[in-house]
Molecule: transfer RNA
Organism: Verrucomicrobiota bacterium
RNA sequence: GGGCGAGUGGCGCAGUGGUUAGCGCAGAUGCUUUACACGCAUUUGGUCGGGGGUUCGAAUCCCUCCUUGCCCACCA
Numbered sequence: 001g002g003g004c005g006a007g008u009g010g011c012g013c014a015g016u017g018g019u020u021a022g023c024g025c026a027g028a029u030g031c032u033u034u035a036c037a038c039g040c041a042u043u044u045g046g047u048c049g050g051g052g053g054u055u056c057g058a059a060u061c062c063c064u065c066c067u068u069g070c071c072c073a074c075c076a
Base pairs, nucleotide, nucleotide: 001072002071003070004069005068006067007066010025011024012023013022018056027043028042029041030040031039049065050064051063052062053061
């Protein structure tokens, strides 16, 4: 340099144009317990990697940039 992927709460992931972006774990509070754990209930936390575009409407489609994984090529 070329090709193919990934980036969404603290972590792991879902969501392939339309209701308010969800699930599990984790965190907080309460119940339970002598206490802890387990369990139950409630709850916090996201400008969907950055920027631009298309559209009535974008996490989703297009362009570009950044980070990262794999393969190939090139140089030394």